RNA sequence: UCCGAUAACGGCAAACCCGGAGCAAUCCGGCGACGCAAAGCCACGGGUCCCUGACAGGGGACAGCCGAGCUACCGAAG
Numbered sequence: 001u002c003c004g005a006u007a008a009c010g011g012c013a014a015a016c017c018c019g020g021a022g023c024a025a026u027c028c029g030g031c032g033a034c035g036c037a038a039a040g041c042c043a044c045g046g047g048u049c050c051c052u053g054a055c056a057g058g059g060g061a062c063a064g065c066c067g068a069g070c071u072a073c074c075g076a077a078g
Base pairs, nucleotide, nucleotide: 002078003075004074011036012035017030018029019028020027021026034064040070041069044067045066046065047062048061049060050059051058052057
């Protein structure tokens, strides 16, 4: 450095529900844990979703869909 254990210290927080923002996807806060070894960051590529539009096009969302990039705790076996 790769790697990821019936290891250790911890961390994050799905869905539902409540309050708020938004046309919406969705987001923020609270509760709560389905899970996660990057479920930390990032919209670069792909994909999906929303709005507008006859179409084309334009605008937005999702990182817990996949890939890439950056950073990071621990140290078994290999």
A computed fold for a 78-nucleotide RNA from Geomonas azotofigens, annotated as c-di-GMP-I-GGC riboswitch aptamer. NCBI's taxonomy places the organism under Bacteria, Pseudomonadati, Thermodesulfobacteriota, Desulfuromonadia, Geomonas.